[in-house]
Predicted 3D model of an 85-nucleotide RNA (transfer RNA) from a Gemmatimonadota bacterium. Lineage of the source: Bacteria > Pseudomonadati > Gemmatimonadota. Rfam family: tRNA. Rfam links the family to the GO term triplet codon-amino acid adaptor activity. The sequence was found in a public genome assembly. The coordinates come from a structure-prediction model, not an experiment, and the mean pLDDT is 81.
RNA sequence: GCGGGAGUGGCGAAACUGGCAGACGCGCUGGACUUAGGAUCCAGUGGGGCAACCCUUGCGGGUUCGAAUCCCGCCUCUCGCACCA
Numbered sequence: 001g002c003g004g005g006a007g008u009g010g011c012g013a014a015a016c017u018g019g020c021a022g023a024c025g026c027g028c029u030g031g032a033c034u035u036a037g038g039a040u041c042c043a044g045u046g047g048g049g050c051a052a053c054c055c056u057u058g059c060g061g062g063u064u065c066g067a068a069u070c071c072c073g074c075c076u077c078u079c080g081c082a083c084c085a
Stems, first nucleotide, its partner, number of pairs: 001081007010026003019065001027045006046055003058074005
């Protein structure tokens, strides 16, 4: 250099065919129970905001009523090939 795969909350991950992003688990927060802690149970948990609401799938564009998903460019990681005195 060429070709393939991947990038999603704090972490591991899911999302069939373009139609409520983050199911589920871990962790965390609050509560119950306990002398206390662990375990267990209940509720909550992407970010900002008092709220209404706004933002979010590596980054920037595009297509579309609608994009994690399709198209273009770029970045990073990775695999294969090529090149390399």